[in-house]
The RNA shown here (transfer RNA) has 71 nucleotides and comes from a Candidatus Nealsonbacteria bacterium.
Model confidence (mean pLDDT): 83 of 100.
Rfam family: tRNA.
């Protein structure tokens, strides 16, 4: 320098183009003499810029980061 794959919550990950779900973790409450467990509730996310579309996390291009292969 070129090809391919990939990017969603603090972490691990789902999601026919039509309201972004879950687990763990976090916070609060209940339970306990206390801790743990357990129950309930809450907060927290689509890498960036464009394009297509009535509508984009989803499709396309470029950029950025990561991985991999070739030189």
């Nucleotide at each position: 320098g070129g090809g391919c794959c990939u990017a969603u919550a603090g972490u691990u990950u789902a999601a026919c183009g039509g309201u972004a779900g879950a687990a763990c973790g976090g916070u609060g409450c209940g339970u306990u003499c206390g801790c743990a467990u357990c129950g309930c509730a809450c907060a927290a996310g689509c890498g960036g810029c464009a394009g297509u579309u009535c509508a984009a996390u989803u499709c396309u291009g470029c950029c950025u980061g990561g991985g991999u292969c070739c030189a």